[in-house]
Molecule: Bacterial RNase P class A
Organism: Bifidobacterium italicum
RNA sequence: UGAGACCUCUUGAUGGCCGCGACCAGAACAUGGUUGAGGAACUUCCGGGCUCCGCAGAGCACGAUGGCGGAUAACGUCCGCCCAGGGUGACCUGAGAGAUAGCGCAGCAGAGAACAGACCGCCCGCCCCUCGGGGCGGGUAAGGGUGAAACGGCGGUGUAAGAGACCACCGGGCCGCUGGUAACAGCCGGCCGCAUGGCAAGCCUCAUCGGGAGCAAGGCCAAGCAGAAGACGCUUGAGGGCUGCUCGCCCAAUGUCUUCGGGUAGGCUGCUAGAGCCUGACGGCGACGUCAGGUCGAGAUGGAUGGCCAUCCGUGGCGCGCCGUCCUCGGACGCCGCGCCACGACAGAACCCGGGGUAUAAGAGGUCUCACCCC
Numbered sequence: 001u002g003a004g005a006c007c008u009c010u011u012g013a014u015g016g017c018c019g020c021g022a023c024c025a026g027a028a029c030a031u032g033g034u035u036g037a038g039g040a041a042c043u044u045c046c047g048g049g050c051u052c053c054g055c056a057g058a059g060c061a062c063g064a065u066g067g068c069g070g071a072u073a074a075c076g077u078c079c080g081c082c083c084a085g086g087g088u089g090a091c092c093u094g095a096g097a098g099a100u101a102g103c104g105c106a107g108c109a110g111a112g113a114a115c116a117g118a119c120c121g122c123c124c125g126c127c128c129c130u131c132g133g134g135g136c137g138g139g140u141a142a143g144g145g146u147g148a149a150a151c152g153g154c155g156g157u158g159u160a161a162g163a164g165a166c167c168a169c170c171g172g173g174c175c176g177c178u179g180g181u182a183a184c185a186g187c188c189g190g191c192c193g194c195a196u197g198g199c200a201a202g203c204c205u206c207a208u209c210g211g212g213a214g215c216a217a218g219g220c221c222a223a224g225c226a227g228a229a230g231a232c233g234c235u236u237g238a239g240g241g242c243u244g245c246u247c248g249c250c251c252a253a254u255g256u257c258u259u260c261g262g263g264u265a266g267g268c269u270g271c272u273a274g275a276g277c278c279u280g281a282c283g284g285c286g287a288c289g290u291c292a293g294g295u296c297g298a299g300a301u302g303g304a305u306g307g308c309c310a311u312c313c314g315u316g317g318c319g320c321g322c323c324g325u326c327c328u329c330g331g332a333c334g335c336c337g338c339g340c341c342a343c344g345a346c347a348g349a350a351c352c353c354g355g356g357g358u359a360u361a362a363g364a365g366g367u368c369u370c371a372c373c374c375c
Stems, first nucleotide, its partner, number of pairs: 001371010012312007020036006038346001042357002045355005050214004062210005067081005082096001083094004097205002102203002104199002119144002121140008152170002155167003171194001172192005177186003218269004227260006239251004276295008313344009323334004
């Protein structure tokens, strides 16, 4: 310099005007002040808190998870490690337990696909023959061919040709030993010539975990209507209207008033101070934990958080100017400055929190790898 790998971060800034929600001041619906979305608020895919309901104990069923160890409130998440696969490498990917418990499946191709298989080839015997070969019977899995996969690999001995039939090496299985908490590794020692393979994201088996529903949870207050009880009253008038009061006038009867329990509309609460956030120290490889100090950052409920303007910032395009490099002397490329124009993504809280997944314009930082060049 070029090409990459991984881990993080920012999510334009300031001001003015108009408008909206919440809170505070205020007698006030005037007015003023303070404050008002995210890294994903998206998805609702997991886990937990909280709430109500259910629940002796055990099992079945159903669902989820699946290498080992750890982190955590918990997890299907995260961290570290192991194994397998990919990459020259940094690194990436993996539902990564069990296939002699049982059942099931394997398209196409191919002769044959699970205790397999003679299509070509090779070998032996017999027969025919135009001496090139052909036919029949048998042996053979070393070679060819098909396939994702053909029943260990390769070399030799052996044989008519062959074959773990036998031998060396490699591979594999079992047992032991050593290291490691473990997954696992070492290949150290011994045994076994070694047909018995693949798919469990097909059923299944094993182990672990899981009660259900959700803030429209749940709690409190409570118009009107209906109900229950009681009191008063029905022309000798309860009560109501006119009214500040009295008188008076008018209306007035299955009515008026009081109380009660449940509870609709509606209101309040739950509701935002929390496994919170920031900084530092310490422990740990790390996820994370402990301690100290600081801090309060939305709370709507037909559901606020918006719009316009100005200046600056970032990016892109065009034009002009300046400088540098190359150079076919006309241009190309690059840096900087000025002007104009355009753009600034994805996306909007609704009980709260931990994670996964997905979307995302532009930019910033750090660590590491490979290739080439220079010192």